[in-house]
């Protein structure tokens, strides 16, 4: 330099003008001040808080989860190992507990997918042929009765793999390697790894029932709780007590608070509380290989209930077009009691750290 491989932050930026949701001053709906979306706010997959409802322990039934050690409020998350694949490598990927507890299944092919002989090999009886030194014996065909799993062939898989001995012909029958099993000794908390020693062997498939561990009560903020039977809230009409402004004072007019009457709708998506300060965020020092934790400072950062968080201007930055004036675009998506996880979506650039090529010094 190409090509990559892990990980990390961002998500335009400032000032006006308009308008909207909260909160605060104010006597006020006038007028100022402050504050108002995300890395996913998404899906609603998991794991909690919080509420209410159930529950003496203990089992059945169900449900997910499964190498090992740690982290945490918990988790099916995450961290850091071990094993297993897979890449030259950075590095990524694994539903990675048990098949000698037991039930079942292994499609097509194939004789045989748990005990099985189709071709082949061998023995061994009979029978027929042909040859010879005619009693025998060698050859080749045939039928029976056994032996073999080496070799052909089927298969995703056919009873541990090469090799060398061994037999009639074979076969862990033996023997050395190698791979599995069980023992033992070392290392490591452990999964696990190494080395010896043994008998030679056990098909696969629990992403088939199943067995083992160890966990796990339900329903959810429309949760629940508090006010309301003409109340709280709203609309219209009066009274003219009071207050702002028009106006420096008075009338008078608009406004709003109060009071009084009338109206409608809601037996409830009526008001009010839950509601947002939190297993918060940053920063620094500490322990820790890391996840994470502790300690100290600091900082307050949407709470709507048909449901705000938007629109235009100008300048800067980004991409695109164009010699230039100038012109175009700018993902994904958007809060609903609230956290910690995966997951999926994302325009565009930006940081770190490593690999394997090649070249240069």
């Nucleotide at each position: 330099a190409a090509a990559g491989c892990a990980g990390g932050a961002c998500g335009g930026a400032u000032a006006g003008c308009c308008g909207c949701g909260g909160g605060g001053a104010g006597a006020a709906g006038a007028u100022c001040c402050c504050u108002g979306a995300g890395g996913a706010a998404a899906g609603u997959c998991c794991g909690a808080g919080c509420u209410c409802c159930g529950c003496a322990g203990g089992g059945c039934a169900g449900g997910g989860u499964g190498c090992u050690g740690g982290g945490u409020a918990a988790c099916g998350c995450c961290c850091a190992g071990u094993g297993a694949g897979g890449g030259u490598g950075a590095c990524c990927u694994c539903a990675a507990g048990g098949a000698a507890a037991g039930u079942g299944c292994c499609a097509c092919a194939g004789a045989a997918a748990g005990a099985u002989a189709c071709c082949g090999c061998c023995c061994g009886g009979c029978c027929g042929g042909a040859g010879g030194u005619u009693g025998c014996u060698u050859c080749c065909g045939g039928c029976c009765g056994g032996g073999u799993a080496a070799g052909g062939g089927u298969g995703a898989a056919a009873u541990g793999g090469u090799g060398c001995g061994g037999u009639a012909a074979g076969a862990g029958c033996g023997c050395a390697c190698c791979a599995g099993c069980g023992g033992u000794c070392a290392g490591g908390c452990g999964a696990c790894u190494g080395g010896c020693c043994g008998g030679c062997u056990a098909g696969g498939g629990a992403a088939a029932c199943c067995c083992c561990a160890a966990c796990c009560g339900g329903a959810g903020c429309a949760a629940g709780a508090c006010c309301a039977a003409a109340u709280a809230g709203g609309g219209g009409a009066g009274a003219g007590u009071u207050g702002a402004c028009g106006u420096g004072g008075c009338c008078c007019g608009c406004c709003g608070a109060u009071c009084u009457c009338c109206c409608g709708g809601g037996u409830u998506a009526g008001g009010u509380c839950g509601c947002u300060a939190g297993a918060g965020g940053u920063g620094c020092c500490a322990g820790g290989c890391a996840a994470c934790u502790g300690g100290c400072a600091u900082c307050c950062c949407a709470g709507a209930u048909a449901g705000a968080u938007g629109g235009c201007u100008a300048u800067c930055g980004c991409c695109c077009c164009g010699c230039a004036a100038g012109g175009g675009g700018a993902a994904c998506a958007g809060a609903a009691c609230u956290c910690g996880g995966c997951u999926u979506a994302c325009a565009g650039g930006c940081c770190u750290g490593c690999u394997u090529u090649g070249c240069u010094u």

Annotation: A computed fold for a 361-nucleotide RNA from a Bacillota bacterium, annotated as Bacterial RNase P class A. Its mean pLDDT, the model's own confidence on a scale to 100, is 76. Rfam family: Bacterial RNase P class A. Rfam describes the family as follows. Ribonuclease P (RNase P) is a ubiquitous endoribonuclease, found in archaea, bacteria and eukarya as well as chloroplasts and mitochondria. Rfam links the family to the GO terms ribonuclease P activity, tRNA processing and dimeric ribonuclease P complex. It is annotated as a ribozyme. Lineage of the source: Bacteria > Bacillati > Bacillota.